[in-house]
Order: sequence, then C1' cells, then structure tokens
RNA sequence: GAAGCGAGCCAGACCGCCGCCGGUGCAAGGUCCGAAAGGACGCACUGGAGGAAGGUCCGGACUGCGCAGGGCGGCGUAGCAGCUAACGGCUGUCCACCGUGAGGUGAGGAUCAGAGCAACAGAGACGAGUCGGUGUCGCAAGGCGCCGGGUGAAACGGGCAAUCUCUACGCGCAGCAAUACCAAAUAGGCACACGUUGACUCGGCCCGACGAGUGUGCGGGUAGGUAGCACCGAGCCGUCGCAGCGAUGCGCGGCCCAGAGGAAUGGCGGUCACGGGAUCACGCUCGCAAGAGCUGCUCCCGCACAGAAUCCGGCCUAUCGGCUCGCUUCACAU
RNA sequence: GCCGAGAUAGCUCAGCAGGUAGAGCGGCGCGUUGAAAGCGCGUGCGUCGGGGGAUCGAAGCCCUCUCUCGGCACCA
Repeated sequence: GAAGCGAGCCAGACCGCCGCCGGUGCAAGGUCCGAAAGGACGCACUGGAGGAAGGUCCGGACUGCGCAGGGCGGCGUAGCAGCUAACGGCUGUCCACCGUGAGGUGAGGAUCAGAGCAACAGAGACGAGUCGGUGUCGCAAGGCGCCGGGUGAAACGGGCAAUCUCUACGCGCAGCAAUACCAAAUAGGCACACGUUGACUCGGCCCGACGAGUGUGCGGGUAGGUAGCACCGAGCCGUCGCAGCGAUGCGCGGCCCAGAGGAAUGGCGGUCACGGGAUCACGCUCGCAAGAGCUGCUCCCGCACAGAAUCCGGCCUAUCGGCUCGCUUCACAU
Repeated sequence: GCCGAGAUAGCUCAGCAGGUAGAGCGGCGCGUUGAAAGCGCGUGCGUCGGGGGAUCGAAGCCCUCUCUCGGCACCA
C1' cells in the first nucleotide's frame, strides 16, 4: 500500500421566531365543555422517538379465568458447562464443515427399543436375492464363499430422526380491545338447543370440584369517563472498584429520562459541516496534443431505514454515509 | 393495538405421515355448418407468493420476508 476479519460508535451541529403533547410547583377564586361521571382554561420551571420505536418470532412482568388440583394427550427445546426473572437468547468450550488466515457456520441426544420411507435408473433398494467371473460341495438342480463391471444419493454396510418414535427437561389458558370502577341507557322481549341421568364453569379428553340455570340467533340500548399507564424500576449513566477467560454478578458515585388514547415530538429563516452535480477561473500537476486530475469561487440538489401506543429482555429484518480500536493475508522497503 | 387463517393454471379450488401437480369453468387448435351457436376430438397453458436451509429428492418439513382476508368493547 492492497484485500479482508472482528468489536464498538454517530445518525448533522448551533442560533432566532412561531406552534404541538405532557410533568411538577403555586394559586384555590372563578369561567367554559358535558345529561352525568368527569375534563379543560392561569403563572413559573421543565421533559418530549429509535438503533431498530418495525416484524410480532421467542421469553417474562402484570391482569383475569373455579382450588389456576391430578392423569392422559398435545406443544416446544436438545453436545457439555455456565449466565439470567425467563428464553428457542447470551457466554465459554468440544466436535463437524467452510476459509491460506484473522475468523465464520451448525435444530450437533438416541437408528443393537420398535416402526416407517427410498421416485427414476438398475439384475437387485433394505427383505431378500444374483448380471458377469471364479473357488468349493454336489451325479444334477442348486447350496456356501470370494472378486468384479455398470446403474444410482445410497449396492448389504448402512442412510433419513427439521419421518413416527424413545430419552431428558420445560410448558394450565387467555391476553391491556386483559382487567377493575363510575356514569348513562332499555322491549330484562321472541325462537331454538343443552341441563340435578349435573349443563355452563379451565381452553382437546377423563377424574376430582362447583351446583341452577346456560348457550346461539333475531330484536333493543350505550359506545362516554377514570384507573391499569408512564412507574425508584429485572431502570439509566460512569476511563470507577472487586470476583470471573467470559456472558454476568456484587459494590460505589451520579441521574429521574416521552407518553397519547385516532394518537404530540413540528414548521420557517440564518450560519457552518458532509455527499453529489454544473458553470467559471486561472492557479497547480501530467501529457507533443486532444485531454485528464487536483484546488478555489458561485449556484443547484441531496442528507438513509424508519416513527413510540401496557411495559421489559432477546431474536430477526430494513438502513445513505462516516468514524474509532484490535487482528489476518499478500506485495514492497529496511 | 392483540389474536388467527391463507397465497397452487386466466378464475374457483383439490393435492401436505416428502417421490417430481390435477379437477371444473375458461382459452387455443381441428372437425361438423353456407356462417355461427351447440356438440365431438385434441391440447395444461404452472418460477406451487419471494429467498434460504436439512434431505438423494420439497407444493407439503424448518427459518425468514412480502401480500391478502377474518375475529376481538359494554349493558340487558
């Protein structure tokens, strides 16, 4: 210098003006909206998208369902050891494969418990058998054994468990439109079905429990508000300390950090930065030249993927451009 | 927002304990007819939504992406 491998980070910056959605404090007197429940309005201070907020693929928190009881079934995971609230995640390591290498990838238990599958080709496809040669036994048919060619993914020895199955471990079901409360409202109507021979209720079945109504359709009414819900937390930050190879744990110090309920996080102007293009300039370099490259002024364009919706830990997918650190291979020089 | 189902021929759908994809309607060609309809005969016209993986082999199994459809408030 070229080509790579791994880890991490940024996601334009600043100023001015105008807005949008929240929080805290003060004020507690009123005004407005509403049928009510309830909500809004003042002043000051202050917060306001992401690394994926995305897909909803896993795991949990939380809430309800009958005591979330027992069994069967079902579903999921899979070397070994660990981390964690938990996981299909992460870490370390063994093995296999890929790469010259740094490194990367792996659903990687069991096929002497049992079952199933193998199209086409091929004489023959998992149970038996024989295409060719040959040894041996036999009167012979043929039996037993060895070798070989071809077909095929695979030719007698096995292969496929991302086929059933077995083993080990884990899992009750539903999801914030969960759920609780307030307010308002009515035709507590009709039909069918099930039900003390036990319906409905825990989700596929059984047992156990409960014990009188229940389900579906048609018809009727309300579709407003508060909490859940913005959180002292599996919380965030730290060239921090200790233990550990590491994931991580413990400690110390600091911080409080979006939140609606059809959805706020924006718009305009200016300066600078980044990328691309054009004109011009001569300035510089190369070239005989045509021209190419660099630099500068001005102007124009662009600045990804995408946007919280109960919350959190992961995975996966999307992503313009750029930066930092460590390492590998090759070439050259010493 | 949460949950579930699906994508196969032009259309509507079969086929999924893996073995190389079919049916009906439609289309096209031929015949019949003076011509047409109808009828008869022939003909599948297809990246099985895209990509990747395990397997000898995938429409069906596993992972991922895209698109489409459906359900979910309360009272009585």